[in-house]
Context: one part of a larger RNA
RNA sequence: CUGGGCGUAAAGCGUGCGCAGGCGGAUUGUUAAGCAAGACGUGAAAUCCCCGGGCUUAACCUGGGAAUGGCGUUUUGAACUGGCAGUCUAGAGUGUGUCAGAGGGGGGUAGAAUUCCACGUGUAGCAGUGAAAUGCGUAGAGAUCGGGAGGAACAUCAGUUGCGAAGGCGGCUCUCUGGACCAGCACUGACACUGAGGCACGAAAGCGUGGGGAGCAAACAGGAUUAGAUACCCUGGUAGUCCACGCCCUAAACGAUGCGAACUGGACGUUGGGUGCAAUUGAGCAUUCAGUGUCGAAGCUAACGCGUUAAGUUCGCCGCCUGGGGAGUACGGUCGCAAGACUGAAACUC
Numbered sequence: 001c002u003g004g005g006c007g008u009a010a011a012g013c014g015u016g017c018g019c020a021g022g023c024g025g026a027u028u029g030u031u032a033a034g035c036a037a038g039a040c041g042u043g044a045a046a047u048c049c050c051c052g053g054g055c056u057u058a059a060c061c062u063g064g065g066a067a068u069g070g071c072g073u074u075u076u077g078a079a080c081u082g083g084c085a086g087u088c089u090a091g092a093g094u095g096u097g098u099c100a101g102a103g104g105g106g107g108g109u110a111g112a113a114u115u116c117c118a119c120g121u122g123u124a125g126c127a128g129u130g131a132a133a134u135g136c137g138u139a140g141a142g143a144u145c146g147g148g149a150g151g152a153a154c155a156u157c158a159g160u161u162g163c164g165a166a167g168g169c170g171g172c173u174c175u176c177u178g179g180a181c182c183a184g185c186a187c188u189g190a191c192a193c194u195g196a197g198g199c200a201c202g203a204a205a206g207c208g209u210g211g212g213g214a215g216c217a218a219a220c221a222g223g224a225u226u227a228g229a230u231a232c233c234c235u236g237g238u239a240g241u242c243c244a245c246g247c248c249c250u251a252a253a254c255g256a257u258g259c260g261a262a263c264u265g266g267a268c269g270u271u272g273g274g275u276g277c278a279a280u281u282g283a284g285c286a287u288u289c290a291g292u293g294u295c296g297a298a299g300c301u302a303a304c305g306c307g308u309u310a311a312g313u314u315c316g317c318c319g320c321c322u323g324g325g326g327a328g329u330a331c332g333g334u335c336g337c338a339a340g341a342c343u344g345a346a347a348c349u350c
Stems, first nucleotide, its partner, number of pairs: 004321003007304002012318001014201004021194002025088007033081002035077008049065006091191001092188005097182001103177007115149003120144002125136002162169002206247006215241002220236004258317006264310001266295012299306002323350003332343004
């Protein structure tokens, strides 16, 4: 250097954008860097290897050859890779037209419900549990009627539904805005793929400043249970949950499956487009593209299972793994207000 792997055994970065790098469509000409062939030079000697010779053998010494993975110069070749010049349109992109969507930011607003406030009606209970008690209530609770305040979440529709790179996104409406799909035509002409570093986004919890606070609820208090009960159950209840701005950067961040591309029978759903045929009272049949599911040929797999949305076959690029524990610890470094995050050992032990 080559050889093995990464759904569940160790192993896919949480996700994207993207500089360098790696890699890259068809075709013509040219070049000759890579590549191929020949020649020459060099690759000291000794050693190693082969064939001999000399000490009675051997070790040892010695003659010749081979070898010396190479390097340089030069001649030739031009298929492939690369360079240069030109052309192309199948990759990629742009324009035009249609279309679905809980995609994102901001503003406004509706109704149901919980809680609270003041009033009316009204009287002895309410609440809670396995059973209770703490708790609330004759200072009039709970119930009920209409009124008011405030915050948070949006029943039904709702769906293996849709959208988004992921995290995630769900009342209605206005406004700003990103992306995808489909169909035909026109245009650019390889502009592509991946991506170490880098940059951006990134649930919940947590942190800073200022608001807000209905319900819920870590901590905490009380009541039960229990041998005990720092719990499970009950009554309360503060941070927090909500908003603005700024941090944190982690998750079973999961499809435990990196991204892109090509290729190999199908069956049954479903979402959004297109086409064709039937058709006007049926919303059908067939087909195609893009998504999303179930089952399964071949194939793969240790098995489970995967199976055109691959874990099949095969290319390009990146990341990662190398026995368990010690340990995602220590030390150092970078980042952070902190909590801590990222990077990340060893001794020792089995």
A computed fold for a 350-nucleotide part of an RNA from an uncultured bacterium, annotated as small-subunit ribosomal RNA, central domain. Model confidence (mean pLDDT): 87 of 100.